[in-house]
Context: one part of a larger RNA
Order: sequence, then C1' cells, then structure tokens
RNA sequence: UGACGGAAGGGCACCACCAGGUGUGGAGCCUGCGGCUUAAUUUGACUCAACACAGGGAAACUCACCAGGUCCAGACAUAACUAGGAUUGACAGAUUGAUAGCUCUUUCAUGAUUUUAUGGGUGGAGGUGCAUGGCCGUUCUUAGUUGGUGGAGUGAUUUGUCUGGUUAAUUCUGAUAACAAAUGAGACCUUAACCUGCUAAAUAGCCAGGCUGGCUUUCACUGGUUGCUGGCUUCUUAGAGGGACUGUCAGUGUCUAGCUGACGGAAGUUUGAGGCAAUAACACGUCUGUGAUGCCCUUAGAUGUUCUGGGCCGCAUGUGUGCUACACUGACAGAGCCAGCAAGUUUUUUUCCUUGGCUGGAAGGUCUGGGUAAUCUUGUGAAACUCUGUUGUGCUGGGGAUAGAGCAUUGCAAUUAUUGCUCUUCAAUGAGGAAUACCUAGUAAGAGUGAGUCAUCAGCUUUCAUUGAUUACGUCCCUGCCCUUUCUACA
Repeated sequence: UGACGGAAGGGCACCACCAGGUGUGGAGCCUGCGGCUUAAUUUGACUCAACACAGGGAAACUCACCAGGUCCAGACAUAACUAGGAUUGACAGAUUGAUAGCUCUUUCAUGAUUUUAUGGGUGGAGGUGCAUGGCCGUUCUUAGUUGGUGGAGUGAUUUGUCUGGUUAAUUCUGAUAACAAAUGAGACCUUAACCUGCUAAAUAGCCAGGCUGGCUUUCACUGGUUGCUGGCUUCUUAGAGGGACUGUCAGUGUCUAGCUGACGGAAGUUUGAGGCAAUAACACGUCUGUGAUGCCCUUAGAUGUUCUGGGCCGCAUGUGUGCUACACUGACAGAGCCAGCAAGUUUUUUUCCUUGGCUGGAAGGUCUGGGUAAUCUUGUGAAACUCUGUUGUGCUGGGGAUAGAGCAUUGCAAUUAUUGCUCUUCAAUGAGGAAUACCUAGUAAGAGUGAGUCAUCAGCUUUCAUUGAUUACGUCCCUGCCCUUUCUACA
C1' cells in the first nucleotide's frame, strides 16, 4: 500500500428490495445441456460471465463422428530402375453399393510427365486457448486512473484524488499544502421527435383546366387518363441550416453548486434510445473464422482428399430458454378496416420479388405481365381490433398432443414421416408447491410484420409498427457494488 476477512459510517442499483404487473417453476410440444444407449450418437462452452450459445433451423454437402471404397494434388534434391520401355490408361468377364481397370483374367494402347528408396516438404475442423497473436466476454455500467512541479516522510509511500453540500458522474460548488494538467465521465457520433422559413421534385403529392364516364333536369357529388396543359410544395422525400441553454417566474438552498413546482414550448428524467468507452486484470472463451501461428502428432493400409451409406434427431430419466393452452374480456362463422421497418434476378445463360387471368375444396398448378426498384410486387387492404350472428358453462363448439389415410411442393434423394393442405383420431391440461426471472411510459404485456439462416423448413434471433395498463418516483431490510474510518493477521 491493501487481493481478502471482521466491525462501524455514508452512497448507489428493478442484473437489489419495497408497491405492483407479466411470468417461469405444474401440463403437452419445440429446442439446448447432462445422463443412458450406440459402429457413431463429432466437438467446444458449465455460477453471475455455459445450456434457441458456437450466428449451431445438420436429409446429401456442411462434417470434424461411424462402416467401407478410390485418388495423390508425396514440391525439391540425391541414388536406383530405364527407350531392348520408367510409367500411365482401358472394353468385356469376374469382383464391387457402384458403368471405381479398385483388384484379378485377358491383352491392346501410352512414351520419360512418372515409379522405387532416402532426406525434406505439403496437407490436416488432429492435440495443446495452461505456448501464442488477433478478436470477444467479464470484473464494470459503475466513476474510476495517471504522471509533472511543490509539500510531508530516512524510505516504501503519501498529498493532489478532500470534512460538508450537490450531481447520473472524481459532476460541480466550496474547503484546501497544494498548483497547473492528462485520460475516463461529459462533450462527440448515429437515430427518433419540431420548422406553412431556404433548395427542389413525370420515380412523391396537391390544385386548376382539357378530354372522358356514373348519377343527374341544372346545381352539386364522385370516378378515369402515367402528361394533353399550367401552377404550387402543406402532406412525402432529403440536402443545407435553425431550435433547448433546464429559458422565464416562484419557492428552497452558505441564497454557491443545485433541487422542486408552474409557465411558455415540438421537445425540460443526460429530451428518448443506441454507439463509442479509461487504468489494471482473468491461466474467461476461441488453434472448429483465417493461406494468423510455435511445439507435438500424423502423412499413402493417411488424422490429407474424395465417393456411398449411416450418425449428430437414438430414450427408463434430470434440467435450462421458449411456444400452445387451461376459455365467455372467449371459441367459431360472416362482414368492416388501419401500419412501419425492410427485401427482391446471375459471375456469363434458367435459379429472385411476384401482380393479373384461368383452374383446383385447399395446398398448389398453368398462361401472361411488371420490376436491377420512391416507378413493379405494394396502399405489402398485417394481426389483435370493431360490428352482426351461433354457442352457454359442460374436459364443452375450450385445448390440439398423438396416430391413420390421401393430395401437393422443395430437392439427385423425403423411410427415422422437410414443409404445406384435406378428412378422421381428440391425450394431458380446470391458472401451477418450494423457489425464481424481467420490468417505471408509448415502458410492461397482448397481437402481428419484415430480415437473418434458407433449394425446402421457425416454436429461434433481431428489427418494425399496432393496441396499450397497474404501481414507485422511494429505501438500504435482503442481494450485490463503490467510498471513508478502524482492528487483527498476512502477501
């Protein structure tokens, strides 16, 4: 000095509690992990900081595992063999999962590319993350960290970096043997909000006039035209800018920093949400991201590589993340009706998003058409929701597991059923013990949507908008974290 442990005092956090909300834990199913089983059920990761994680939704490939079969893609050097032939390829039959001349029989073709041996390479999702780089995660989302000059101490060291008040903050104020600084925090960057002010728009609209329909007796009302013409930029798009600085007032406070309330305002919790993010560490994770990489192993009967098939999905069981439910605030059947993120065809030629017509109960099929996209799909006419009707509290018309049959689709291939549709079957489940997770406003929760993966396949992840609460606006009691003081032992 303080990893750690004891005690005391402050402060902080919905990965803590309080007040509550939704759950999980019980059921069925999906999925990850253990175990068991197995030829193999490849492997990593195991408190927070492993377990719908490896962007890990594996039919082949992937693929590392298992049962088998080929190939050499063994550089280069030296030696051997060798043109009187080093070697290589092959029909058929046998053989084989195989139309692998793999091997054998049989002979043909080939011509210095190879073959044999040694050295030495190369490859390896082989080992070692406890040999490493890089990256990531975590300690740790808190406020922390450091040196210069000066002061104190023989010195290690300390002060600065603090009694108080304040802040999300070592943020400020003030105090002050410290003074002036750096880093982190903040500022910054991205995004969501405002602008009847600027710049504009036949890939966005609005208005007016043409030309045309419908209803009309006229007035009106309502459609169409890619544009035939003019004007405009409120909405839309996106550039430049502006805007908030807690502004003004009141209260409170050393009348400091600030805090509370009101007003104005699109906006006053750091305006909301993200990104970035110090010092010091961890034997965190990754050699299975890499043609990053040391060493070890292996290297032709291969741990290289490729082909066929299987496996990763196996099921007395334990456990984690989830989905669906247990109904009437519902289910079912009609009708109404409203989003925002996004995405889309090749590399050279069919692989993409798909409207519309026809067909089919549906899934789907087929014929056309648009789109390399603010132009087409597409106003993505989404779902919950709203209205009307049926049902009437009964394992019921709640629930939809498990099976049987049939039809499609993707793919070379669907059996261990890829997925979808139809009919039948109709299990547990009547709100879940002890425990435990997340959460403070357009938030939780409900209900959908796009993207990622993707030939096909979401119960996953991650976006987006829609409907939209209750309850705090506090505390240190539990769980942890930070700071200060102190004691003992110790490195």
This is a predicted structure of a 491-nucleotide part of an RNA (small-subunit ribosomal RNA, 3' major domain) from Pleurotus eryngii. The coordinates come from a structure-prediction model, not an experiment, and the mean pLDDT is 81. Rfam family: Eukaryotic small subunit ribosomal RNA. Rfam links the family to the GO terms ribosome and structural constituent of ribosome. Rfam 15.1 lists 75,755 matches to the family in 2,556 species. Lineage of the source: Eukaryota > Basidiomycota > Pleurotineae > Pleurotaceae > Pleurotus.